[in-house]
RNA sequence: UACUUAUCAAGAAAGGCAGAGGGAAUUGGCCCGAUGAAGCCUUGGCAACCCAUAUUUCUUACUCAGGGAUAUGAAGGUGCCAACUCCGUCCCCCGUACAAACGGGGGGAGAGAUAAGUC
Numbered sequence: 001u002a003c004u005u006a007u008c009a010a011g012a013a014a015g016g017c018a019g020a021g022g023g024a025a026u027u028g029g030c031c032c033g034a035u036g037a038a039g040c041c042u043u044g045g046c047a048a049c050c051c052a053u054a055u056u057u058c059u060u061a062c063u064c065a066g067g068g069a070u071a072u073g074a075a076g077g078u079g080c081c082a083a084c085u086c087c088g089u090c091c092c093c094c095g096u097a098c099a100a101a102c103g104g105g106g107g108g109a110g111a112g113a114u115a116a117g118u119c
Base pairs, nucleotide, nucleotide: 002118003117004116005115006114007113008112013043014042015041016040017039021032022031023030027088028087029086044081045080046079048078049077050076051073052072053071054070055069056068057067058066059065085111090108091107092106093105094104096103
């Protein structure tokens, strides 16, 4: 890098360096930023997965073992600490309107991010 699975409505700060951009991509908005963006460093924090325990359930003739779900805990490994993945883009449904289109609501897909695993 690729593939598989799961989650993405919650949560979480200061200081130093630095000096103009940033919010993934297409695209339209909107927002953040000299009251200091991105990036780097230090400390702190949050708790998604890996972790621990308990309960429950499934597989099994029995035991062991393994899988699923829920809850609690921890913070070692990653990760994260503006706004729902900031909102939308593509498809479908409802409804408004109805010549057509936009605006409203809901669902899905795709893409992305993170984790675990496989190659």

Description: The prediction has a mean pLDDT of 78. A computed fold for a 119-nucleotide RNA from a Chitinophagaceae bacterium, annotated as SAM riboswitch aptamer (S box leader). The source organism's lineage runs through Bacteria, Pseudomonadati, Bacteroidota, Chitinophagales and Chitinophagaceae.